[in-house]
This is a predicted structure of a 161-nucleotide RNA (Lysine riboswitch aptamer) from a bovine gut metagenome. RNAcentral holds the sequence, with entries from MGnify.
RNA sequence: AAGAGGCGCGAGUAUUAUUAGUAAGAAUUAGUUAUUCAGAUUACUGCUAAUUACUGAAAGGACUACUCGCCGAAGUUUAGAAUAAUUAUCUGAAAUUAUUCUAUGCUGGGCUAGUAGAGAAUAUCUACUAGACUGUCACAAGGUUAUCUUGUGGAGUGCUU
Numbered sequence: 001a002a003g004a005g006g007c008g009c010g011a012g013u014a015u016u017a018u019u020a021g022u023a024a025g026a027a028u029u030a031g032u033u034a035u036u037c038a039g040a041u042u043a044c045u046g047c048u049a050a051u052u053a054c055u056g057a058a059a060g061g062a063c064u065a066c067u068c069g070c071c072g073a074a075g076u077u078u079a080g081a082a083u084a085a086u087u088a089u090c091u092g093a094a095a096u097u098a099u100u101c102u103a104u105g106c107u108g109g110g111c112u113a114g115u116a117g118a119g120a121a122u123a124u125c126u127a128c129u130a131g132a133c134u135g136u137c138a139c140a141a142g143g144u145u146a147u148c149u150u151g152u153g154g155a156g157u158g159c160u161u
Stems, first nucleotide, its partner, number of pairs: 001161003006071001008070007016062001024055002026052007036093006074107003078103010108134002111131008136154007
């Protein structure tokens, strides 16, 4: 430098289902005079809850198909930085979430199960634990000497050319 593992990894686009007969919109009734903190402002034409009737979503996440980039592909712990959103409005702080970047550590890979978190969800994702499977190398034994079989063990900072 080029390659390999296979339900292999990730991104984008399109459809579909779910979200959901939910949120929201109308009417009526009831309550309410604002916060995580500080200051300021404003609200009955506001906000919150319930009932009735009709209309009725969306985002994230998911399946499938196609395209693209790839084999630390990628994911993730911790710490830091930047941006955005949310907490009635504004300013300042604080917290949470999402995205991107840097440093560091862990994980060869997918699958199944359990626990925990996220999520509307029994879908799915992430982490840990366990199990067998699979690829690779090392060691040992066998062997019909093969790119084979069995067993044990290591990790991708590896393996092959």

Rfam family: Lysine riboswitch aptamer. Rfam describes the family as follows. Riboswitches are metabolite binding domains within certain messenger RNAs that serve as precision sensors for their corresponding targets. Allosteric rearrangement of mRNA structure is mediated by ligand binding, and this results in modulation of gene expression. This family includes riboswitches that sense lysine in a number of genes involved in lysine metabolism, including lysC. Its family is annotated with lysine biosynthetic process in the Gene Ontology.